[in-house]
Order: sequence, then C1' cells, then structure tokens
RNA sequence: GGGCCCGUGGUCUAGUGGUUAUGACGCCACCUUGACGUGGUGGAUGUCCCCGGUUCAAAUCCGGGCGGGCCCA
Repeated sequence: GGGCCCGUGGUCUAGUGGUUAUGACGCCACCUUGACGUGGUGGAUGUCCCCGGUUCAAAUCCGGGCGGGCCCA
C1' cells in the first nucleotide's frame, strides 16, 4: 500500500428499515440469614464510535473518517 471483517449500558451480547434497543453477568435497595453467600422482588446505567447522505422513518442502507482484528504484498 491492497483486500475482508468488526465497533450497541461497567463487561459480554441479540437486534439486517417501523412498537419502549434484547438478554446474561456485574452494581444499588429491600425481603430472606445470627452474619456472609445462595435465592426472591424491584431499581439505576445506552450521544448504538464520529460526520454527512438516502428515506415519511436509520443501531440497521450508502459515502467519508477514526479505532480494532485477520490475510496478501
């Protein structure tokens, strides 16, 4: 330098155009316990990497950028 893939709460992850963005782990409160843990109930946490475009409507499609991974030279 060229090609391909990926970027979503603190972490991992589902979602390939339309309802309030899904679940697990973690965190907080309460119940349970002598206490811790387990278990139960509830809660908080998201500029969907950034900018622009297409569309009535974009996490999703298109272009550019940034970051990461793999391959080729």